This is a predicted structure of a 145-nucleotide RNA (c-di-AMP riboswitch aptamer (ydaO/yuaA leader)) from a Bacillota bacterium. Rfam family: c-di-AMP riboswitch aptamer (ydaO/yuaA leader). Rfam's curators write: This family represents a conserved RNA structure found upstream of the ydaO and yuaA genes in Bacillus subtilis and related genes in other bacteria. The ydaO/yuaA element is thought to act as a genetic 'off' switch for the ydaO and yuaA genes in its native state.

RNA sequence: ACCCUGAUGGCGCCGAAUUGUCGUCUUGCGCGGCAACCGGGGAAACCAUACCUGGGGUGAAUCGGGGCCGGAUUGACCGGACCUGUAGGGCGACCUCUCUGCCCGAACCCGUCAGCUAACUCCGGAGGCAAAGUCAGGAGAGGGG
Numbered sequence: 001a002c003c004c005u006g007a008u009g010g011c012g013c014c015g016a017a018u019u020g021u022c023g024u025c026u027u028g029c030g031c032g033g034c035a036a037c038c039g040g041g042g043a044a045a046c047c048a049u050a051c052c053u054g055g056g057g058u059g060a061a062u063c064g065g066g067g068c069c070g071g072a073u074u075g076a077c078c079g080g081a082c083c084u085g086u087a088g089g090g091c092g093a094c095c096u097c098u099c100u101g102c103c104c105g106a107a108c109c110c111g112u113c114a115g116c117u118a119a120c121u122c123c124g125g126a127g128g129c130a131a132a133g134u135c136a137g138g139a140g141a142g143g144g145g
Base pairs, nucleotide, nucleotide: 012129013128014127018036019035020034021033022032023031024030025028037125038124039123040122041121042120047115054113055110056109057108058107063085064084065083066082068080069079070078071077088104089103090102091101092100094138095137096136099133
């Protein structure tokens, strides 16, 4: 000097998932209460709406193609893992713009029931992460004189 691991603190990212306060004991980003704020569901009139193969919610996460394996009996069909696209979504470290790069495209829940929806009402406030390109303009801070 570089690499790896751990701890602490700061900055930052996805996301609604933050802050304050009180109590508690097993002292852990523990458990419980309250509040602010953020987020989601249910629920009139009016309006809208169909049906079948139930339907619906949170979320960006929808919709295709491919061959392989298994079930089955050749096939149809069903399921699984994988590959490849895609509706859509995120990031590149003050903001916006140009160009451009890298990612995600899941998972879970309700249980025959829910369109919208004021009053009203019921819930959630987790978890997981890391590299910083380019052009121009703007804003702002610090240092020196």